[in-house]
RNA sequence: GCGCCCGUAGUGUAGCGGCAACACGGUAGCUUCCCAAGCUCCAGUUGUGGGUUCGACUCCCAUCGGGCGCU
Repeated sequence: GCGCCCGUAGUGUAGCGGCAACACGGUAGCUUCCCAAGCUCCAGUUGUGGGUUCGACUCCCAUCGGGCGCU
């Protein structure tokens, strides 16, 4: 330099053109003499910028970051 893959909550991951999900973690409550465990609820997320579309996390382009391969 060229090509390919990945980027989703604090962490690890799923998902699909029609209100973004699970687990752990966090808050609050219940339970307990206290703690742990357990139960219930809540908060929090699509790397960035454009484009297509009635509608984009999803499709396209660029860019940033990470990984792999080739030279």
Predicted 3D model of a 71-nucleotide RNA (transfer RNA) from a Thermoguttaceae bacterium.
The sequence is in RNAcentral, with records from ENA.
The prediction has a mean pLDDT of 80.
Its Rfam family is "tRNA". About the family: Transfer RNA (tRNA) molecules are approximately 80 nucleotides in length. The family's RNA type in Rfam is transfer RNA. Gene Ontology term of the family: triplet codon-amino acid adaptor activity.